[in-house]
RNA sequence: GGGCCGGUAGCUCAGUUGGUAGAGCAGCAGACUUUUAAUCUGCGGGUCCCAGGUUCGAGACCUGGCCGGCUCACCA
Numbered sequence: 001g002g003g004c005c006g007g008u009a010g011c012u013c014a015g016u017u018g019g020u021a022g023a024g025c026a027g028c029a030g031a032c033u034u035u036u037a038a039u040c041u042g043c044g045g046g047u048c049c050c051a052g053g054u055u056c057g058a059g060a061c062c063u064g065g066c067c068g069g070c071u072c073a074c075c076a
Stems, first nucleotide, its partner, number of pairs: 001072007010025004019056001027043005049065005
């Protein structure tokens, strides 16, 4: 340098055909009793990597860029 995959909540990840952004864990509050904790219920938490484009409407599609991983090539 080329190709492929990935980037979504604090963490790990879903998100179907473009139509109100979600789960588990963690956090907070409450209940309960077996009390450094477990269980149950509820709540909060988002620049969907960035910038453009298409569209009535984009997390999703298109273009460019950034970051990470795998791989091929090159150099040494």
The prediction has a mean pLDDT of 81. The RNA shown here (transfer RNA) has 76 nucleotides and comes from a Mariprofundaceae bacterium. Lineage of the source: Bacteria > Pseudomonadati > Pseudomonadota > Candidatius Mariprofundia > Mariprofundaceae. Its Rfam family is "tRNA". A reference for the family is Hou (1993), "The tertiary structure of tRNA and the development of the genetic code", Trends Biochem Sci. Gene Ontology term of the family: triplet codon-amino acid adaptor activity. Rfam describes the family as follows. Transfer RNA (tRNA) molecules are approximately 80 nucleotides in length. By type it is a transfer RNA.